[in-house]
Background
The part of an RNA shown here (small-subunit ribosomal RNA, 5' domain) has 536 nucleotides and comes from a metagenome.
Context: one part of a larger RNA
RNA sequence: GGACGAACGCUGGCGGCGUGCCUAACACAUGCAAGUCGAACGGAGUGUUGCGCUGAAAUUGAGAUUAGCUUGCUAAAGGAAAUUUCUUGUAACACUUAGUGGCGGACGGGUGAGUAACGCGUGAGGAACCUGCCUUACAGAGGGGGACAACAGUUGGAAACGACUGCUAAUACCGCAUGAUGUGGAGGGGAGACAUCUCCCUUUCACCAAAGGAGCAAUCCGCUGUAAGAUGGCCUCGCGUCUGAUUAGAUAGUUGGUGGGGUAACGGCCUACCAAGUCGACGAUCAGUAGCCGGACUGAGAGGUUGAUCGGCCACAUUGGGACUGAGACACGGCCCAGACUCCUACGGGAGGCAGCAGUGGGGGAUAUUGCACAAUGGAGGAAACUCUGAUGCAGCAACGCCGCGUGAGGGAAGAAGGUUUUCGGAUUGUAAACCUCUGUUUCUAGUGAAGAAACAAAUGACGGUAGCUAAAGAGGAAGCCACGGCUAACUACGUGCCAGCAGCCGCGGUAAUACGUAGGUGGCAAGCGUUGUCC
Numbered sequence: 001g002g003a004c005g006a007a008c009g010c011u012g013g014c015g016g017c018g019u020g021c022c023u024a025a026c027a028c029a030u031g032c033a034a035g036u037c038g039a040a041c042g043g044a045g046u047g048u049u050g051c052g053c054u055g056a057a058a059u060u061g062a063g064a065u066u067a068g069c070u071u072g073c074u075a076a077a078g079g080a081a082a083u084u085u086c087u088u089g090u091a092a093c094a095c096u097u098a099g100u101g102g103c104g105g106a107c108g109g110g111u112g113a114g115u116a117a118c119g120c121g122u123g124a125g126g127a128a129c130c131u132g133c134c135u136u137a138c139a140g141a142g143g144g145g146g147a148c149a150a151c152a153g154u155u156g157g158a159a160a161c162g163a164c165u166g167c168u169a170a171u172a173c174c175g176c177a178u179g180a181u182g183u184g185g186a187g188g189g190g191a192g193a194c195a196u197c198u199c200c201c202u203u204u205c206a207c208c209a210a211a212g213g214a215g216c217a218a219u220c221c222g223c224u225g226u227a228a229g230a231u232g233g234c235c236u237c238g239c240g241u242c243u244g245a246u247u248a249g250a251u252a253g254u255u256g257g258u259g260g261g262g263u264a265a266c267g268g269c270c271u272a273c274c275a276a277g278u279c280g281a282c283g284a285u286c287a288g289u290a291g292c293c294g295g296a297c298u299g300a301g302a303g304g305u306u307g308a309u310c311g312g313c314c315a316c317a318u319u320g321g322g323a324c325u326g327a328g329a330c331a332c333g334g335c336c337c338a339g340a341c342u343c344c345u346a347c348g349g350g351a352g353g354c355a356g357c358a359g360u361g362g363g364g365g366a367u368a369u370u371g372c373a374c375a376a377u378g379g380a381g382g383a384a385a386c387u388c389u390g391a392u393g394c395a396g397c398a399a400c401g402c403c404g405c406g407u408g409a410g411g412g413a414a415g416a417a418g419g420u421u422u423u424c425g426g427a428u429u430g431u432a433a434a435c436c437u438c439u440g441u442u443u444c445u446a447g448u449g450a451a452g453a454a455a456c457a458a459a460u461g462a463c464g465g466u467a468g469c470u471a472a473a474g475a476g477g478a479a480g481c482c483a484c485g486g487c488u489a490a491c492u493a494c495g496u497g498c499c500a501g502c503a504g505c506c507g508c509g510g511u512a513a514u515a516c517g518u519a520g521g522u523g524g525c526a527a528g529c530g531u532u533g534u535c536c
Base pairs, nucleotide, nucleotide: 001536002535003534004533006532007531008530009529010528013405014404015403016402017401018400019398020397021363026361027360028359030358031357032356035103036102037101040100041099043097044096045095046094047093048092049091050090051089055086056085057084058083059082060081065076066075067074068073069072110316111315112314119241120240121239122238123237124236125235126234129233130232134229135228136227137226138225139224140223142176144174145173151166152165153164154163155162156161182207183206184205185204186203187202188201189200190199191198192197212221213220214219242288243287244286249279250278251277254276255275256274257273258272259271260270261269291313292312293311294310295306296305297304298303318339319338320337321336322335341352342351343350344349369395371394372393373392377391378389379388380387381386408438409437410436411435418429419428420427421426442477443473445471446470447469448468452463480525481524482523483522484521485506486505487504491520492519493518494517495516501508502507
């Protein structure tokens, strides 16, 4: 000098773009963060409409009866029939959804505790492997069966949650059929390679599939098998990857083989037996430290330091262990067990996991809102409409950083007043101010007002009445911080008197201190300026 996820002191006008618990992987109140599909299924509920039916209520009210008499009118009770409403059953349609079922909860988001390792980086290999959804191609979907939820009834429990009996549907489950370029066995031929082997053609035997839904239909969405692709993953190897020898020997599933098991797959991965190997001064083992990289900072470079934000990989999800389901997990907001902690309890037993987004306590020098929206981009489900999405897009807070702008411009000497200083003449602050003439960046008020929206048309904007534009007002609301002995740009006065103090180094201060404190002046940087910490 540069840099920073910075902090502290003084100060602080605006905008854009970024960044923001580096410490306790400490504990967490509350809300939200993963659902969706009724076009897989049986129910349940609500509404509308149609039909049937039971009863009730209300309204209108024929004929007949009685009374009065004006002999065809009035009044009374009674009531055929009709209409409306309610109740009940059923059918269709629309909507809702607890349960069964499907897909997704293995992505996205967080953190860096562990890990010195094929973890990461780079380059190869897999003739030793898997791959849901997606794409391409071929072939297929015949015919049956038995359940279990929901529901009803009974019942246990404070609750969490169950138990028993009975009924029922499916794209849930299970046989049978069909069956190949699939799998396994046997035979023949050919080709390839890297030893085990692999591929192709062919004969034969055995085994293994399936599901429907919507629509008037066309058709569409699904289902099954095989082959290939794409994507994603898994495994192996070469090289590289911090410090310590005041860590020199380490190792028994250890090293290798055979048989067996296991895996998608190779393999001591596991197991039985056999052999006695294997690693190590080219640093094994042990101990300490640490996520790795693209990158970032610095430097002329070589190098040194570093791994926040963004991107790739890995690991973890209160601590430890385990498997289940599944194409994929040994699974952050799944399950089981054990430990610690917290909460509920009827004391028998239960519930929980913010290293998701906000937020709280705590720790700390120190790090933000319990915000808005799915409008855009992306993701999950769905035929779609759409639903969900603290991913994401935005807004809020913070000079934390970078960048940009402003705090006025031109004129103006009686060199005003005041301040400081003085050799009392003056000098300086200083064109600085006042004053004159302007401008309107910014500010404020009003008006107007986006792009971002892409779908076939229409509709659709959280941000946001934001940005921008126009008009009016008005110099008005907007400058500080540090330094001034040398290094190092910038000096005088007063106070103090080895005191108080300063200080990065040299060093200042003991009565004329350009070095302490204050004032005036000056220099530097500027919405910042200094200090501290760390790296080069």